[in-house]
RNA sequence: AGAGUUUGAUUCUGGCUCAGAACGAACGCUGGCGGCAUGGAUUAGGCAUGCAAGUCGAACGGUGAAGCGGGGCAACCCGCUGAUCAGUGGCGCAAGGGUGAGGAACACGUGAAUAACCUGCCCUCAAGUGGGGAAUAGCUCCUGGAAACGGGAAUUAAUACCGCAUAAUACUCAUUUACCGCAUGGUGAAUGAUUCAAAGCAGCAAUGCGCUUGAGGAGGGGUUCGCGCCCCAUUAGUUAGUUGGUGAGGUAAUGGCUCACCAAGACCAUGAUGGGUAGCUGGUCUGAGAGGACGAUCAGCCACAUUGGGACUGAGAUACUGCCCAGACUCCUACGGGAGGCUGCAGUCGAGAAUUUUGGGCAAUGAGCGAAAGCUUGACCCAGCAAUGCCGCGUGCGGGAUGAAGGUCUUCGGAUUGUAAACCGCUGUCAAGAGGGACGAAAAUUGACGGUACCUCUGAAGGAAGCCACGGCUAACUACGUGCCAGCAGCCGCGGUAAUACGUAGGUGGCGAGCGUUGUUCGGAUUUAUUGGGCGUAAAGGGUCCGCAGGUGGUUUGUUAAGUUUGACGUGAAAUCCCGAAGCUCAACUUCGGAACUGCGUUGAAAACUGAUGAACUGGAGUAUCGGAGAGGAGAUUGGAAUUCCAGGUGUAGCGGUGGAAUGCGUAGAUAUCUGGAAGAACACCGAAAGCGUAGGCAGAUCUCUGGACGAUUACUGACACUCAGGGACGAAAGCAUGGGUAGCAAACAGGAUUAGAUACCCUGGUAGUCCAUGCCCUAAACGUUGUCAACUUGAUGUGAGCGGAUUUACUCCCGUUCGUGUCGUAGCUAACGCGAUAAGUUGACCGCCUGGGAACUACGGCCGCAAGGCUAAAACUCAAAGAAAUUGACGGGGGCCCGCACAAGCGGUGGAGCAUGUGGCUUAAUUCGAGGCAACGCGAAGAACCUUACCUGGAUUUGACAUAAUUAGGACCGUCGUAGAAAUACGAUUUUCCGCAAGGACCUUUUUACAGGUGCUGCAUGGCUGUCGUCAGCUCGUGCUGUGAAGUGUCCGGUUAAGUCCGACAACGAGCGCAACCCCUGUUGCUAGUUGCUACCAGAUAAUGCUGAGCACUCUAGUGAGACUGCCUGUGUUAAGCAGGAGGAAGGCGGGGAUGACGUCAAGUCCGUAUGGCCUUUAUAUCCAGGGCUGCACACGUGCUACAAUGGUUGUUACAGAGGGAAGCAAUACCGUGAGGUGGAGCAGAUCCGUAAAAGCAACCUUAGUUCAGAUUGCAGUCUGCAACUCGACUGCAUGAAGCCGGAAUCGCUAGUAAAGGCGUAUCAGCCACGACGCCUUGAAUACGUUCCCGGGCCUUGUACACACCGCCCGUCACAUCAUGGGAGCUGAUUGCACCCGAAGCUGCUGACCGAACCUGCAAAGGACGGAGGCAUCUAAGGUGUGGUUAGUGACUGGGAUGAAGUCGUAACAAGGUAGCCGUUGGGGAACCAGCGGCUG
Repeated sequence: AGAGUUUGAUUCUGGCUCAGAACGAACGCUGGCGGCAUGGAUUAGGCAUGCAAGUCGAACGGUGAAGCGGGGCAACCCGCUGAUCAGUGGCGCAAGGGUGAGGAACACGUGAAUAACCUGCCCUCAAGUGGGGAAUAGCUCCUGGAAACGGGAAUUAAUACCGCAUAAUACUCAUUUACCGCAUGGUGAAUGAUUCAAAGCAGCAAUGCGCUUGAGGAGGGGUUCGCGCCCCAUUAGUUAGUUGGUGAGGUAAUGGCUCACCAAGACCAUGAUGGGUAGCUGGUCUGAGAGGACGAUCAGCCACAUUGGGACUGAGAUACUGCCCAGACUCCUACGGGAGGCUGCAGUCGAGAAUUUUGGGCAAUGAGCGAAAGCUUGACCCAGCAAUGCCGCGUGCGGGAUGAAGGUCUUCGGAUUGUAAACCGCUGUCAAGAGGGACGAAAAUUGACGGUACCUCUGAAGGAAGCCACGGCUAACUACGUGCCAGCAGCCGCGGUAAUACGUAGGUGGCGAGCGUUGUUCGGAUUUAUUGGGCGUAAAGGGUCCGCAGGUGGUUUGUUAAGUUUGACGUGAAAUCCCGAAGCUCAACUUCGGAACUGCGUUGAAAACUGAUGAACUGGAGUAUCGGAGAGGAGAUUGGAAUUCCAGGUGUAGCGGUGGAAUGCGUAGAUAUCUGGAAGAACACCGAAAGCGUAGGCAGAUCUCUGGACGAUUACUGACACUCAGGGACGAAAGCAUGGGUAGCAAACAGGAUUAGAUACCCUGGUAGUCCAUGCCCUAAACGUUGUCAACUUGAUGUGAGCGGAUUUACUCCCGUUCGUGUCGUAGCUAACGCGAUAAGUUGACCGCCUGGGAACUACGGCCGCAAGGCUAAAACUCAAAGAAAUUGACGGGGGCCCGCACAAGCGGUGGAGCAUGUGGCUUAAUUCGAGGCAACGCGAAGAACCUUACCUGGAUUUGACAUAAUUAGGACCGUCGUAGAAAUACGAUUUUCCGCAAGGACCUUUUUACAGGUGCUGCAUGGCUGUCGUCAGCUCGUGCUGUGAAGUGUCCGGUUAAGUCCGACAACGAGCGCAACCCCUGUUGCUAGUUGCUACCAGAUAAUGCUGAGCACUCUAGUGAGACUGCCUGUGUUAAGCAGGAGGAAGGCGGGGAUGACGUCAAGUCCGUAUGGCCUUUAUAUCCAGGGCUGCACACGUGCUACAAUGGUUGUUACAGAGGGAAGCAAUACCGUGAGGUGGAGCAGAUCCGUAAAAGCAACCUUAGUUCAGAUUGCAGUCUGCAACUCGACUGCAUGAAGCCGGAAUCGCUAGUAAAGGCGUAUCAGCCACGACGCCUUGAAUACGUUCCCGGGCCUUGUACACACCGCCCGUCACAUCAUGGGAGCUGAUUGCACCCGAAGCUGCUGACCGAACCUGCAAAGGACGGAGGCAUCUAAGGUGUGGUUAGUGACUGGGAUGAAGUCGUAACAAGGUAGCCGUUGGGGAACCAGCGGCUG
């Protein structure tokens, strides 16, 4: 410090996710030791048991164990010391310890105030401690009760209680007075008056400890104030003791704290009130910081103690282990009544993912009491449990290569585990055993921890390693298993037979007594942006203006000192963090010192800036004067054109409407045309990226009223300004209400068309509405998708309204300037597109708004509205994207240019018939398999009777029909014969090898093992080959340049070409693969060479023929050359490339044909040609054999052949080729047969021999007919091949003589030696189902105006929501399943307001006929004073009744939403998406949607 993820790729926006650190954690696997910490976060749920607050005999009366002394004979008595025990009394129990329920508050933090207060114990100082009295507990006796606990009588003490004395500097009051302050006031001095105290104990004593009063201190507490302190405005108004005053009461003390009276205030947008949540802080975690989250342990404060209320005592409590009452719960009970409170330490149950021992000790540190000894202390110190965390240590160290064995992988060579192990040597931390043995303790006694830490010795490598990961992020890879299954997953995503992603193994990486997972927080996230973001198109500018509060504010100067800057002082607890030291062996941990604690307060200084205040200024702003422009607004009046209607005239059969029609209108006279009239609405031309207005918006003309802006000139006011939450006004269209109006248009509606349907588009009608007046509504793509104001920043060019200058006959041009409105562009900005003085540039002020997509311009609530609805505005749930701009493609029922037998123009076909052949389907034991639009279908197959053959049935074989190697036994094997059999095969007979001296070898048979074999699967694992776009003209690269980038440029543009062919131009310059050329055939010709070819001249011979001599001239053959290049001329074109015409030439603009197929596309085809990975099979999916099948036939399709006839058929006769083949072959003459063919065999391994070319030509017949056309089918008889023609061959002869008379929709080929027609040959092959395929020659046309249209293709451009690329994408209803949620008759709970009832305990007040020791009077009785029980009243907890609010759960039914590999209906959107889309609104419709009105261009 970043990374992954939207795309084919890119940049941006934007969310999601990861890597880090942390934790009072939990879970899984694993687990050696020690130190230091930490450990009920959930039910503030319930609790058995034990302990957690006592102490003092030196306050008191008693009790009197035990001991001592004395007396006594003894029993026993006396005295002393005194353990112990309950009670009275004192102090403590308000501390310590626990918890975080409540509480949004002066609770807490911080800083002040108390001139408004209190303070036990403690410290200092001063004074005092005299003299009396009356009770009471205990104890004893009686007595009630189950118990808890009481009742009565008698008696007794005190540091318990009560008077009296004394006393002031205390208290209260009055008067006088000094000083001070901060408003009330405070502090003193003097005088006078009033009131108030005490307790003793120990000691021989000194004295000590107490007690009382007062003053001061320290520490503690109460109260008040400034500031800080969470979320919700879908909580906006709250409040009657409420706010204030006077008086009184109350309190330690101020105060509505309480009460009476008076006034009507108080709080609130700077967020009152209400609701939700929460103990606060020092700090902790994280972070670079600013911040964010948290508030365990430790420390400070607060609150609470079973729930609620209440007071008492006391210095202090409204009291955790006190009291009273009420409620719930638990326990005891004799049923009458009682007892209890672990949120103390342990422990238990429950709930929970989850949190320890019913331990030791007061030795230390502290606390309480005591004079002290001491006692008590679950505070505390220790130990135990738990890897819960942090820190430290160990599980050995060194050597050791036959790189052992084993494992794993393997290309079978090896690699790896791996110096790892074994083995050799060494050491001894920890654990273990033994011995010694602390500090913590102080002058002495006293140690729970603890026989612990630590030290020494012994002993032995021995007792001590796991967890997670290994596709990318992210360090680390292979094998097997599995086969969209099982599973993984933080995100992206893996898994459908070769998974580095699942599971296992080996290996590797990381961490290590731990490792992973889950949860939570911060970080990364600049993803709430103060530091530090944005708003034209990504989310985001309010529809517009006015404007209060608020925020901000021109120039000069004086004062001030609130902000600001700076110094000092106080405070900012300790701990923590940081720095430096020190102590535990180190570290964690602990201790010491420092710094820091960014804050608050007090005070001094400064005066630049901001503020406040005083004075002034004119530049901002405004006013006045003059001027011109304008669809600015409101009202009234008025005009012509057009439409429709009405009346009349003319006139006759149609009109209207559409893509084409129909509905409709019209012979009752339409449309058309003329005249007249009526009515309503809108204003052509001018008219314009013109004008005006804040926006919406505004258009005939005239008049009246009226707003604003602009220019010019001088004068005036003197900051009067800008922006603006809330608020107010205006606000298209649609819509609503009332009343008018209604010509045209036109939602709804009706009809006609279109269509599969057509609730639409088109047509004919047509109502609301559109218009006016008044009142609502308040929304739009209300858009420049760009808030308002101000300042600054090169330019060019239009245009509207002014002004000035110069010059002119002329405001005509020109120059300058102000305001407005456009276009293009510099810098700059921007993700890009683009913006660019009218900013989206550079700045300032203020407002509004945004924070992933969907759910959702929604629900609920509130406000507004007559309604429609508007404004405000969530969540659950769900996804990993949604999106912007630009790029390359692809596509478009987008555009432009161009090409092609693509169309057109022609010729001939197919589709109809019969047959052949292939395919589908059906059938079958099998009908083997593959090929499937073009680009499968006379295709693989250039030959299925057996074989082929892969299929079926049956019979056989198992190292195999075939290969290699090893091994056992043998010497043959083969062949021949016989038997069985359908054959394969089995059995038998016969026969028995070669080389070598030997060993042995070769060959063959046989046994066994490795293995063979597979036309079994996967062409979606592959190689190779092939098809196709397409012989289309394209496809790319290097360097440079442009762009953030994907990419672009080059390759575009203007011409041209068959061509990215060439030329010109050009930020490109070059190059490669393609094109063309080079190659082959063919067309002309020279030369060379002439046999098997040829024969002109010469000669010979024949019935005839190059037959022969001879020759190579010619033809021809086959080798090598030439030739054609727009080279020449004219024109045209840019002086180019080229094009048009011409000459010459055998051939002319690529002469014709072939071979040749760029980058790539189609997971195209082929595992059955061969090769090949993987999988499967191995007495079978292998091999052999026989027979059958691949030929099967209601049917459908493709490709062909033959025909339908006279351009023909039949018969006769007569010509002319090329190419190719031939030895298990081609075969002549001759003979036989009607013929297929047979007999026979001259010649030929071929320019020599073999083989009739046919159509054509010349004659004759046939005469338009199912025929002398056509030949299917069938019968009979044959021929040939072959082991064999039944299934299932071809051919021949005779006989038979089917359909068919030119073919519907549709569709194919072909542009010249082509189509069409005619025959010939070859491969395969014994033969052949060949009418196929591949070649050859013969005869030999027609047509092309042209590119509108169909199909395919190329280039450029445009749109795109497509990129699996239009066979794309995608919307909504319906149906099913699941999930969350709204409404809902209600029901249930929680909480709260108001009204009322009842009213415990208790405080206070009043009363108190009853009761009462202390004081007073009194001899006494009695009275007084005072107090109390009891009663009454106010307040009041719990409870109850009624009625509201808020909130949670639930609810028949119901609404929409989301999600879900292959459901239904359509096709709304994306291309002009086939009716451009979208926004608002109204109506309609199964649904997407359609239509009307207005608006926008996205």
The RNA shown here (small-subunit ribosomal RNA) has 1498 nucleotides and comes from a Victivallales bacterium. RNAcentral holds the sequence, with entries from SILVA. The coordinates come from a structure-prediction model, not an experiment, and the mean pLDDT is 85.